A computed fold for a 73-nucleotide RNA from a Deltaproteobacteria bacterium, annotated as transfer RNA. Model confidence (mean pLDDT): 81 of 100. Its Rfam family is "tRNA". Rfam classes the family as a transfer RNA.
[in-house]
RNA sequence: GGGGACAUAGCUCAACUGGGAGAGCACUAGCUUUGCAAGCUAGGGGUUGUGGGUUCGACCCCCACUGUCUCCA
Repeated sequence: GGGGACAUAGCUCAACUGGGAGAGCACUAGCUUUGCAAGCUAGGGGUUGUGGGUUCGACCCCCACUGUCUCCA
């Protein structure tokens, strides 16, 4: 320098090839216990890496940029 993959909640990851953004763990509150842990119930938390474009509508399609990993030279 060139090719490919990835970027979504605090962490690990889904979202079925465009139509209401979710799960587990973690966190908060309550129940249970003398107390802690475990368990049960409820709840909070997201400008989907950044900026544009297409579309009635984008995590999903297109372009550029940033970062990580990997392959070739």